[in-house]
RNA sequence: GAACCAUCCAGAGCGGCCGAGGGACCUGGCCCGGCGACGCCGCAGCAACCCGGUACGGGUGCUACCGCCAGGACCGAUGGAGG
Numbered sequence: 001g002a003a004c005c006a007u008c009c010a011g012a013g014c015g016g017c018c019g020a021g022g023g024a025c026c027u028g029g030c031c032c033g034g035c036g037a038c039g040c041c042g043c044a045g046c047a048a049c050c051c052g053g054u055a056c057g058g059g060u061g062c063u064a065c066c067g068c069c070a071g072g073a074c075c076g077a078u079g080g081a082g083g
Base pairs, nucleotide, nucleotide: 004080005079006078007077008076013043014042015041016040017039021032022031023030025072026071027070028069029068044063045062046061048060049059050058051057052056067075
């Protein structure tokens, strides 16, 4: 990296830095964004999977909107075990 399995209508924010776009790709919409989005860092939180097990702790992950909606594509994301 690919394949396999499972999940994706629930849940969860503050501060600092940056400075113009962002919501994976395409199309058509819709929404968020100088009242600072997106991204990064710190702390906090949520709880999907795995490990240990007494309480709890650890490894990732996640913290706008049904994976934002529809269509398309053997599409995208997260975790796990084995190789």